[in-house]
Context: one part of a larger RNA
RNA sequence: GAUGAACGCUGGCGGUCUGCCUAACACAUGCAAGUCGAACGGAUCUCCUCGGAGAUUAGUGGCGGACGGGUGAGUAACGCGUGAGAAUCUGCCUUUUGGACGGGGAUAACAGCGGGAAACUGCUGCUAAAACCCGAUGUGCCUGAAGAGGUGAAAUAUUAAUAGCCAGAAGAGGAGCUCGCGUCUGAUUAGCUAGUUGGUGAGAUAAAAGCUCACCAAGGCGACGAUCAGUAGCUGGUCUGAGAGGAUGAACAGCCACACUGGGACUGAGACACGGCCCAGACUCCUACGGGAGGCAGCAGUGGGGAAUUUUCCGCAAUGGGCGAAAGCCUGACGGAGCAAGACCGCGUGGGGGAGGAAGGUCUAUUGAUUGUAAACCCCUUUUCCAAGGAAAGAAAAAAAUGACGGUACCUUGGGAAUAAGCAUCGGCUAACUCUGUGCCAGCAGCCGCGGUAAUACAGAGGAUGCAAGCGUUAUCC
Numbered sequence: 001g002a003u004g005a006a007c008g009c010u011g012g013c014g015g016u017c018u019g020c021c022u023a024a025c026a027c028a029u030g031c032a033a034g035u036c037g038a039a040c041g042g043a044u045c046u047c048c049u050c051g052g053a054g055a056u057u058a059g060u061g062g063c064g065g066a067c068g069g070g071u072g073a074g075u076a077a078c079g080c081g082u083g084a085g086a087a088u089c090u091g092c093c094u095u096u097u098g099g100a101c102g103g104g105g106a107u108a109a110c111a112g113c114g115g116g117a118a119a120c121u122g123c124u125g126c127u128a129a130a131a132c133c134c135g136a137u138g139u140g141c142c143u144g145a146a147g148a149g150g151u152g153a154a155a156u157a158u159u160a161a162u163a164g165c166c167a168g169a170a171g172a173g174g175a176g177c178u179c180g181c182g183u184c185u186g187a188u189u190a191g192c193u194a195g196u197u198g199g200u201g202a203g204a205u206a207a208a209a210g211c212u213c214a215c216c217a218a219g220g221c222g223a224c225g226a227u228c229a230g231u232a233g234c235u236g237g238u239c240u241g242a243g244a245g246g247a248u249g250a251a252c253a254g255c256c257a258c259a260c261u262g263g264g265a266c267u268g269a270g271a272c273a274c275g276g277c278c279c280a281g282a283c284u285c286c287u288a289c290g291g292g293a294g295g296c297a298g299c300a301g302u303g304g305g306g307a308a309u310u311u312u313c314c315g316c317a318a319u320g321g322g323c324g325a326a327a328g329c330c331u332g333a334c335g336g337a338g339c340a341a342g343a344c345c346g347c348g349u350g351g352g353g354g355a356g357g358a359a360g361g362u363c364u365a366u367u368g369a370u371u372g373u374a375a376a377c378c379c380c381u382u383u384u385c386c387a388a389g390g391a392a393a394g395a396a397a398a399a400a401a402u403g404a405c406g407g408u409a410c411c412u413u414g415g416g417a418a419u420a421a422g423c424a425u426c427g428g429c430u431a432a433c434u435c436u437g438u439g440c441c442a443g444c445a446g447c448c449g450c451g452g453u454a455a456u457a458c459a460g461a462g463g464a465u466g467c468a469a470g471c472g473u474u475a476u477c478c
Stems, first nucleotide, its partner, number of pairs: 001477003005474005012347006018340002020305001025303003029300003034063003039060002042057006070258003079183007088175003093171007101135004110125006140151004156163003184230003191221003196218008233255004237248004260281005283294004311337001313336003319333001320331004350380004360371004385415006394405001422467005427448003433462005443450002
């Protein structure tokens, strides 16, 4: 000098930030991912000119739940940083070239009959689609030197000009993979390795590759530190320092990993998926004992741990995201408010005059010195504060409408010095000295060291010094 700090004493205001560093301990409750009726058939309700129209939505279907948000357990690794590369994929978006012909069978909802305490579920029957399937066409893809052969698409809706559908090419953005270099400590860890290292062939994958398998060869790594052990998310940065360097990785941003613990795949453009599925385990809960349910390292909040870290708040008005043709719906992302002197910055607690140098306190040689222009007293101001009145920007998009914050910031008027100072130190280092008490006691202390009867070092008082809404102490880094 610095801090995501804590503790003690004290405490007026504003702005901007920050706020479980410990138990990746366990979690009551609420919310945090939905949306589309302009894909579909129903059901319910309302209106009706009985033709129909409108509203709502359990189900089928589409898109999104792979983003956004949290945490740092694991990881010493192509994980990260940086530079290069080739054998890849890519929903939505942009540009562009073509296309959308003909048919079919189901199924949920629903109805009926059942099972079960529940969670849920069985059988029979009916039905729709942009759900599913078949054929046609087909630039594409595969095999092939070529001729040729094989494989392989589509979906409509309505308010009729919009939104979609299929195939190809390109782009943008995204993702996967490979390599060079860099990336903590220990040799009181010296040898390690059988899919191990390489080859051939096959399989697998979006894709190169022992990625996997069969066969063959016997290799590969290592004192330039392999292996083993310990510790640790990495980076931009941050702190310090003249720099070199050292330390660090909160907040913000990029990447990675994880989602009760371990394993697994499914769906999908994308996951081996925090608020999806299956299995096993621990724990908690319900049960009619047969069987079921759950996962806050999302936002609040609770218990526990701890020196220690906040509200079970408001709003989708803004920015952004999902869905939708749109209106709109959803959004604990986000925007705000609340709490905390936790940090930084700013402001204030008054200004000018005022000597009988008042009283009181303290010291004293008893004369005075000091507190001290300090107070009283006079004049002034109103930042703050209190009251009243007014009142935003943030809101854009053709217009209109739309503000959680918030009657907030800010402005005006009135009132009154009014509402506001502490903390540490005073032996030397180190700015600041006397008295009283105590008597190696009580105590102080960062180091040196003070204290055993005159203690500037302990305790109190007066005074002084330094900082100041803070001041000290402790911890850690330079």
The part of an RNA shown here (small-subunit ribosomal RNA, 5' domain) has 478 nucleotides and comes from Dactylococcopsis smithii SAG 47.91. The RNAcentral record of the full RNA draws on ENA and SILVA. The coordinates come from a structure-prediction model, not an experiment, and the mean pLDDT is 86. Its Rfam family is "Bacterial small subunit ribosomal RNA". Lineage of the source: Bacteria > Bacillati > Cyanobacteriota > Cyanophyceae > Dactylococcopsis smithii.